Predicted 3D model of a 249-nucleotide part of an RNA (large-subunit ribosomal RNA, domain VI) from Saccharomyces cerevisiae. The source organism's lineage runs through Eukaryota, Fungi, Dikarya, Ascomycota and Saccharomyces. Its mean pLDDT, the model's own confidence on a scale to 100, is 88. It matches the Rfam family "Bacterial large subunit ribosomal RNA". Gene Ontology terms of the family: ribosome and structural constituent of ribosome. The full RNA is in RNAcentral, with records from SILVA.
[in-house]
Context: one part of a larger RNA
RNA sequence: CGUUAGAGCAUUGAUAGGAGCGUUUCAUAGUACGAGAGGACCUGAAACGACGUGCCAAUUGUGUACCAGUUCUCACUCCAGUGGGAAACGCUGGGUAGCUAUGCACGGAGACGAUAAAAGCUGACAGCAUCUAAGUUUGAAGCACACCUAGAGAUGAUUGCUCUUUUAAGGUCGCGGUAAGACAAACCGUUUGAUAGGUAUCAAGUGGAAGGCUAGUAAUAGUUGUAGCUGAGAUAUACUAAAGACCGU
Numbered sequence: 001c002g003u004u005a006g007a008g009c010a011u012u013g014a015u016a017g018g019a020g021c022g023u024u025u026c027a028u029a030g031u032a033c034g035a036g037a038g039g040a041c042c043u044g045a046a047a048c049g050a051c052g053u054g055c056c057a058a059u060u061g062u063g064u065a066c067c068a069g070u071u072c073u074c075a076c077u078c079c080a081g082u083g084g085g086a087a088a089c090g091c092u093g094g095g096u097a098g099c100u101a102u103g104c105a106c107g108g109a110g111a112c113g114a115u116a117a118a119a120g121c122u123g124a125c126a127g128c129a130u131c132u133a134a135g136u137u138u139g140a141a142g143c144a145c146a147c148c149u150a151g152a153g154a155u156g157a158u159u160g161c162u163c164u165u166u167u168a169a170g171g172u173c174g175c176g177g178u179a180a181g182a183c184a185a186a187c188c189g190u191u192u193g194a195u196a197g198g199u200a201u202c203a204a205g206u207g208g209a210a211g212g213c214u215a216g217u218a219a220u221a222g223u224u225g226u227a228g229c230u231g232a233g234a235u236a237u238a239c240u241a242a243a244g245a246c247c248g249u
Base pairs, nucleotide, nucleotide: 001153005164006163007162008161009160010159015150016149017148018147021049022048023047024046025045026044027043033038051107052106053105054104055103059101061099062098066094067093068092069091070090071086072085073084074083075082076081110145113143118138119137120136121135170247171246172245173244174190175189176188177187178186195241196240197239198237199236200235201234202233204230205229206228211224212223213222214221215220
């Protein structure tokens, strides 16, 4: 921009893509078959593998400065205590949210349709025979449907319901953001407000802060004290920031 008033929410499905898997065990049954050795079709049940999709309660990993320990060095301020640097965490032990696999859940269902090769029934041309010529029954991991995803620019532009008839319905920009994200987009909020930050409490992590006091010559230990500190989590709270402008008939 189009789809012929403008919108919002649903909807059909032309079409395209995906998926479609395998193994073993048990029962049928040591049955049919076979002298025996051996050993089924069919049908039912279960487990597992690979593959795929999703998820993070638990388990695993990560978690670049969340906590602690520690070496060298520099600085503040001498001690103590902190901070900077040590190959884009100096090294080491842990680790929330998030992300994740090695973890968890689910999937490959069909008593469906038409067929291929093939197997048939009835049956003439051709008094026989013949699956075929008329007619007709079966038959595959394949085809169509069914399952999952996208999908009306499908320009032949689907359909339904509702809203708006005059500063409308609705939308956009801006602003605060997100379990959304390269950017667009999508989604939420915008004071009639918990959208983000802050703050408080809690969860969770680390693992017992500093400063005192006590014991010891001291290193150090104990105590004050499940301490102190803390990114992403939960709840609460307007303290801070979400002024507003435009399009549309």